[in-house]
RNA sequence: GCCUCGAUGGCUCAAUGGUAGAGCACCCCACUCGUAAUGGGGUGGUUCCGGGUUCGAUUCCCGGUCGAGGCU
Numbered sequence: 001g002c003c004u005c006g007a008u009g010g011c012u013c014a015a016u017g018g019u020a021g022a023g024c025a026c027c028c029c030a031c032u033c034g035u036a037a038u039g040g041g042g043u044g045g046u047u048c049c050g051g052g053u054u055c056g057a058u059u060c061c062c063g064g065u066c067g068a069g070g071c072u
Stems, first nucleotide, its partner, number of pairs: 001071007010024004018055001026042005048064005
């Protein structure tokens, strides 16, 4: 220098063009003498950045940043 993959709640990851979801964590409640465990409910995300296509973009296209791997 080139190629591939990735970037989404605090963390780990989903979502193949139609209002972004799960587990864990956090908060509240139940249960318990109390704690843990368990059960129920809830808060929390300008989807890495900038453009483009589209009625509509996490998703498709272009460029950039960062990370992982590969080739010379």